This is a predicted structure of an 89-nucleotide RNA (c-di-GMP-I riboswitch aptamer) from Clostridium oryzae.
Taxonomically the source falls in Clostridium (Bacteria, Bacillati, Bacillota, Clostridia).
RNAcentral holds the sequence, with entries from Rfam and Ribocentre.
Its mean pLDDT, the model's own confidence on a scale to 100, is 84.
RNA sequence: AUUAACAAAUAGCAAAUCCGUUGAAAGACGGAGACGCAAAGCCAUGAGUCUAACGCAAAAUAAAUUGCUAUGAUAGUCAGGUUGCCGAU
Numbered sequence: 001a002u003u004a005a006c007a008a009a010u011a012g013c014a015a016a017u018c019c020g021u022u023g024a025a026a027g028a029c030g031g032a033g034a035c036g037c038a039a040a041g042c043c044a045u046g047a048g049u050c051u052a053a054c055g056c057a058a059a060a061u062a063a064a065u066u067g068c069u070a071u072g073a074u075a076g077u078c079a080g081g082u083u084g085c086c087g088a089u
Base pairs, nucleotide, nucleotide: 005089012037013036017032018031019030020029021028022027035076041082042081043080045079046078047077048074049073050072055068056067057066058065
């Protein structure tokens, strides 16, 4: 110095919930807060999941309703790509 496994240490992120903002919603952002995470850093390429505004169809005929559907979301669902911290033994 490299590879593999794996302690410790220095740090890091931040679930649920609450408050505020935003959005049609799912959700996102900020603050508080820690369930947990060796990539729980980043990327919507594949799949899954969530929502259904616009649109389409049916019913109805005052308003409303139901079904289908991402172009919306989710990286803390999985895979993939890419970047990164330590190195006792």